RNAcentral holds the full RNA, with entries from ENA and SILVA. Predicted 3D model of a 519-nucleotide part of an RNA (small-subunit ribosomal RNA, 5' domain) from an uncultured bacterium. Its mean pLDDT, the model's own confidence on a scale to 100, is 85.
Context: one part of a larger RNA
């Protein structure tokens, strides 16, 4: 000097930042990833407009009926568009956490003539003729539930067949050219494979193919990357061919054969520790410690495995298997995973609200309107850090009263105080009242907040350690090797400037002092 801090006294406001470093412990509630009817069929609740029916107000009446408001019911048209279902995109992002990882997992530079990239952007073509289910509904069951089985109809940009398609994808092949090799690049030839979806408010939105970008990824070298030699060997898919599979793709990735090779005191195997990094902390610098917060990357998601969807996952709030565990329950049989946000127990020395809002930034879905978003953007909490104010200024000697102490003269808190002039950051109230909103117009969680402005009025706001020496502060008393202090030295055994208490004093001050760790 520094700190995601704790603990002791003590505490006025503000602003900016941080606030489970421990159990990756177990979790009650509620939130966190939805949306599109301008894909698609069905369509409730409600509106409007008519019609019928049974009551019938009111008026007239020859008492026999006649009028036919309102309401109620049935049923028709046009409207409306809830909950569900089929499709599509999205959910692989945005949040967390750091357990594993000593590795191409991070960092740095290269390679890919071994690779894929929805959504976007540009350019060129293109959308032809057909079909077959099946959700929801409806109905019959089975089941405590959770779910689930059977059977009839039905639609689609859901699924399928057919065509056509150069520059597409796969084999054979030719010329050319170019490279360090496998090869590439451009033109050509045959032989084989492969699209497609409509929908509209007529404005657009979309759908197939191919090229090329942009983006985001995979892969693959070189070099860096803690500690133990009281860890000296270590491998058997192990090191290599050959072929065949697998993969966007190279590769023992995998398989069959075939060979017997690889690594290793330039530290291999084996063991312990840990995610890495920009940065941070601290040093004059070289270095040395962290890796909380912010941003990049990796790896996890109750535990272990495993694929499916799909442009992307081996998928935190998906899906199947085993394991624990905690709940349901008719005992046959189910349910569920806060290392999102809050919370609640535990643990611990310790670390917050079950809040407000989509106004703004950004993100998904929609032509939009908009819908959702615990991301984020605010508020609450903590002196937990660093920044800033203030807790009053002038004046004011009878050097008051009091406290301390004394050599009884004095000295000292000490201008300190009281008195007496002023000021109003604070603080109380009173009134005004934003900017953030892009985009005409409206639209603000924070917020009547910040600021402004005027009123009262010193009134509500100072502690903590320290005073032998290092190192800035000294004296009374009490104790009497006791009782304590104490980083070190060291103090205390009857006059202790070192204990403990008091009054002065020094030191920093909303803090001061103690521990812990780091240089």
């Nucleotide at each position: 000097g520094a700190c995601g801090a704790a603990c002791g006294c003590u505490g006025g406001c503000g602003g900016u930042a941080u606030g489970c470093u421990u159990a990756a412990c177990a979790c009650a509630u509620g939130c966190a990833a939805g949306u599109c009817c301008a894909a698609c069929g069905a369509g409730a609740a409600g509106g409007u407009u008519u019609u019928g029916a049974a009551u019938g107000a009111u008026c007239c009446u020859u008492c026999g009926g006649g009028u036919g408001a309102a309401a109620u019911u049935a049923g028709a048209a046009c409207u409306g568009g809830a909950a569900a279902g089929u499709g599509g995109c999205g959910a692989a992002c945005g949040g967390g956490u750091g357990a594993g990882u000593a590795a191409c997992g991070c960092g740095u530079g290269g390679g890919u003539a071994a690779c894929c990239u929805g959504c976007c952007c540009u350019a060129u073509g293109g959308a032809a003729a057909g079909g077959a289910a099946u959700a929801g509904c409806c109905u019959c069951g089975g089941g405590a539930a959770a779910c689930u089985g059977g059977g009839a109809g039905u639609a689609a940009a859901g699924c399928c067949u057919u065509a056509u398609a150069u520059u597409a994808u796969g084999g054979u092949u030719u010329u050319g050219u170019c490279g360090c090799a496998u090869g590439g690049c451009a033109a050509g030839a045959u032989c084989a494979u492969g699209a497609a979806a409509a929908c509209u408010c007529c404005g657009g939105u979309g759908c197939c193919a191919u090229a090329g970008g942009a983006u985001g990824g995979a892969c693959c070298c070189g070099c860096g990357u803690c500690c133990c030699a009281u860890u000296a060997g270590c491998u058997a898919g192990c090191u290599g061919g050959u072929g065949a599979g697998a993969u966007a793709a190279c590769a023992g990735c995998c398989c069959a054969c075939c060979a017997a090779g690889g690594c290793g005191a330039c530290g291999a195997u084996g063991g312990u520790u840990a995610a890495c990094c920009g940065g941070u902390c601290u040093g004059a610098g070289a270095g040395c410690g962290c890796u909380a917060a912010c941003g990049g990357u990796c790896a996890c998601a109750c535990u272990g495995g495993a694929a499916c969807u799909g442009a992307g996952a081996c998928c935190c709030u998906g899906u199947c298997c085993g394991a624990a565990c905690u709940c349901c329950u008719a005992c046959u049989g189910g349910a569920g995973g806060c290392a999102c946000c809050u919370g609640u127990g535990g643990g611990g020395a310790a670390u917050a609200u079950u809040g407000c809002g989509c106004a703004a930034u950004g993100g998904g879905g929609g032509c939009a309107a908009c819908c959702c978003u615990g991301a984020c953007g605010c508020g609450a909490c903590a002196a937990u850090a660093c920044c800033g104010c203030g807790u009053c200024a002038g004046u004011g000697a009878a050097g008051a009263g009091g406290g301390u102490u004394u050599u009884c003269g004095g000295a000292u808190c000490g201008u300190a105080a009281a008195g007496c002039u002023c000021u109003g950051c604070u603080a109380u109230c009173g009134g005004g009242g934003a900017a953030g909103a892009a985009a005409a117009c409206g639209u603000g969680a924070c917020g009547g907040u910040a600021c402004c402005c005027a009123a009262u009025g010193a009134g509500g706001a100072a502690g903590u350690c320290c005073c032998g020496g290092c190192u800035a502060a000294c004296u009374a008393c009490g104790u009497g090797c006791c009782a304590c202090c104490a980083a070190c030295c060291c103090c205390g055994c009857u006059a202790a400037u070192a204990c403990g208490u008091a009054a002065g004093u020094u030191a920093c001050a909303a803090g001061c002092g103690u521990u812990c760790u780091c240089c």